A computed fold for a 66-nucleotide RNA from a bovine gut metagenome, annotated as transfer RNA. Model confidence (mean pLDDT): 82 of 100. Rfam family: tRNA. Its family is annotated with triplet codon-amino acid adaptor activity in the Gene Ontology. The RNAcentral record of the sequence draws on MGnify.

[in-house]
RNA sequence: GGGCGUGGUUCAAUGGUAGAACGCGACCUUGCCAAGGUUGAGACGAGGGUUCGAUUCCCUUCGCCC
Numbered sequence: 001g002g003g004c005g006u007g008g009u010u011c012a013a014u015g016g017u018a019g020a021a022c023g024c025g026a027c028c029u030u031g032c033c034a035a036g037g038u039u040g041a042g043a044c045g046a047g048g049g050u051u052c053g054a055u056u057c058c059c060u061u062c063g064c065c066c
Stems, first nucleotide, its partner, number of pairs: 001066005008022004016052001024040005045061005
């Protein structure tokens, strides 16, 4: 100097209600397990600024990689 930080994990969304898959809880199904179905909880690294509105733009800072 450049890149990347988003549920537990892996990744989307790039100004206008933050989503998916897997995982987790409850229920249904089954004689039991697995599989399947329904449903629920859970996240924008931190602090400021701009804006009617910021995950998104700007500054600082922390962490990781080159």